[in-house]
RNA sequence: CAAUAAUACUGCCAAACCCCGGGUGACCGGGGGACGGAACGCCACGGGACUAAACAGCUUAUAGUCGGCCGGGUUGCCGGA
Numbered sequence: 001c002a003a004u005a006a007u008a009c010u011g012c013c014a015a016a017c018c019c020c021g022g023g024u025g026a027c028c029g030g031g032g033g034a035c036g037g038a039a040c041g042c043c044a045c046g047g048g049a050c051u052a053a054a055c056a057g058c059u060u061a062u063a064g065u066c067g068g069c070c071g072g073g074u075u076g077c078c079g080g081a
Stems, first nucleotide, its partner, number of pairs: 012037002017032006035068001041074003045071003048066005
């Protein structure tokens, strides 16, 4: 430096739900709370799902949300063989 990731250690994150606030909404922030996680840290590049506008027609059509839906990128923690 790379791979592997049994066991353990220090700890870490925080689903549903409730309260407060923001948003048309998906959903987001804070507090409580733990379903789980091992990158459940970060990133909207690809796939997917969701929301909204539009909704006469046309359009290889628009804006947004989800990283705890998946892939990928990137940065960390521990350390038996």
A computed fold for an 81-nucleotide RNA from Geobacter sp. OR-1, annotated as c-di-GMP-I riboswitch aptamer. Of the family's consensus pairs, 100% are formed in the model. RNAcentral holds the sequence, with entries from Rfam and Ribocentre. RNAcentral records the identical sequence in 2 taxa. Lineage of the source: Bacteria > Pseudomonadati > Geobacterales > Geobacteraceae > Geobacter.